[in-house]
Molecule: transfer RNA
Organism: bacterium
């Protein structure tokens, strides 16, 4: 330098063909319970990695940037 995958809730990770952003764990609060765990319910909580274009609409499409992996290179 190049190419290839990743970047979505606090944590792990979904999200066909562009068309109301989800799950489990956590975290609040209630139910049981003699208490505590455990179990069951509700409920909050996303500039979707930054910018920018396409578009009636973009987590999704196209430019570019940055951040982690992982390959090749190169140099010897």
């Nucleotide at each position: 330098u190049c190419c290839c995958g990743a970047g979505u809730a606090g944590c792990u990770c979904a999200g066909g063909u562009g068309g109301u952003a989800g799950a489990g764990c956590a975290g609040a609060c209630g139910a049981c319970u003699g208490u505590u765990a455990a179990u069951c319910g509700u409920c909050g909580g996303g500039u979707c990695g930054g910018g920018g274009g396409u578009u009636c609409a973009a987590g999704u499409c196209c430019c570019u940037c940055c951040u982690c992996g992982g390959g090749a290179g190169c140099c010897a």